[in-house]
Molecule: Bacterial RNase P class A
Organism: soil metagenome
């Protein structure tokens, strides 16, 4: 100098003026008012994508669906989250990045180019025989060469693609081919040895070798009951009824919150047309809670002491201005002042883990590479 990682901060103080709960105190027309005083947004409160508490409902049983996860070990209340490790892959390197199970269960799909897109495939090319034309050569017996057609063989070479049925040397052969050898690379099986484990090491055998996509349908393992705080209670207060249609064992309708079989309940359902409320209060602020120390772990976390602990609206409070400093730009000049502008993204609604997505500026820390 140039990079990687993790953590943390996200304007302070003080006046004034306003909003909201809560607390004393007063005033009346008895539910509002009036003075006072404490508190009063965040890392992200966001988005509602993912877990979980909590509350209701539903919790005899069977089958079919259906949704999610997908290396491996832990870690938590629980995950799709985090940790450590293995595999692949990029980087000199600190590191980073993976939606990482299973293509010999079966099915299906591979744009475009290409002849063929997977028990493939002759388009150039190469090579055989056959036929025909047109030169050479000749001891006159034949030799030998191009082109052109038909018929084959061929996956070596070119060419088309993301991808074309291992590679690279040789034998061989008419030309070629795992046809065959050597060696290498990948499959599969066996064995030995490390590891809890994914898997790593080393050895030996096989047939010479059927690509890729499972974010395609589908296998395999595991998980998974519904809705959500307008959940869910309590209290108070207002209304008016009519009317039509099924049905009570010949049983309407309802639970069993996706369907089905089975089971249960079972005197009521459905519609239409009028009418009333839409207030207050619990839930609701101590929690899987934080901070130090410490132990035990590589760590994600745990365990055991001490301390901490004053947001709670409901058409929805949490803001304005002014002073002092602070950042950061910009200008000026007497070079340390001064004068303006400047502080992002955003914003609680029952509460927590967690992910992601926004953010002006800064601060600390570990490590790498280069001089």
């Nucleotide at each position: 100098g140039a990079g990687c990682c993790g953590g943390c901060c996200g304007g302070a103080c003080g006046g004034u003026c306003g909003c909201g709960u809560c607390g004393a105190g007063g005033u009346c027309u008895c539910g509002a008012c009036c003075u006072c005083g404490c508190c009063g947004a965040g890392g992200a409160a966001a988005g509602u994508c993912c877990g979980g508490g909590c509350u209701c409902c539903a919790c005899a049983g069977g089958g079919c669906a259906g949704g999610g996860u997908g290396g491996u070990g832990g870690g938590u209340a629980a995950c799709g989250c985090c940790c450590a490790c293995c595999c692949g892959g990029g980087g000199u390197g600190a590191c980073c990045c993976g939606c990482g199970g299973g293509a010999c269960a079966g099915u299906g799909c591979c744009a475009c180019a290409g002849a063929g897109a997977g028990a493939a495939g002759a388009c150039c090319g190469c090579c055989a025989g056959c036929g025909g034309c047109u030169g050479c050569c000749u001891u006159c017996g034949g030799g030998g060469a191009g082109c052109c057609g038909c018929c084959g063989g061929u996956a070596a070479g070119g060419g088309u693609g993301a991808a074309a049925c291992g590679g690279c040397g040789g034998u061989g052969u008419a030309a070629g081919a795992g046809a065959c050898c050597a060696c290498c690379a990948g499959c599969g099986c066996c064995c030995g040895g490390g590891g809890u484990g994914a898997c790593c090491c080393g050895g030996g055998c096989g047939g010479c070798u059927c690509g890729g996509c499972a974010a395609a349908c589908c296998c395999c393992a595991c998980c998974c009951g519904g809705a959500g705080c307008a959940a869910g209670g309590u209290c108070a207060g207002a209304c008016a009824g009519g009317g039509a249609g099924c049905g009570u064992u010949c049983g309407a309708g309802g639970g069993c919150g996706g369907c089905c079989c089975g089971c249960c309940c079972g005197a009521g359902c459905u519609c239409c047309c009028g009418g009333g409320u839409a207030g207050a209060c619990c839930g609701c602020a101590g929690g899987a809670g934080g901070c130090u120390g410490u132990c035990g772990g590589c760590a994600a976390c745990g365990g055991c002491a001490g301390c901490c602990g004053g947001a709670g609206a409901u058409g929805g409070a949490u803001g304005g201005c002014c002073g002092u400093c602070c950042u950061c730009g910009c200008a000026c000049c007497u070079c340390g002042g001064u004068g303006c502008g400047u502080g992002a993204c955003a914003g609680a609604a029952c509460c927590c883990g967690g992910c992601u997505u926004a953010c002006a500026g800064g601060c600390c820390g570990a490590c790498u590479c280069g001089u």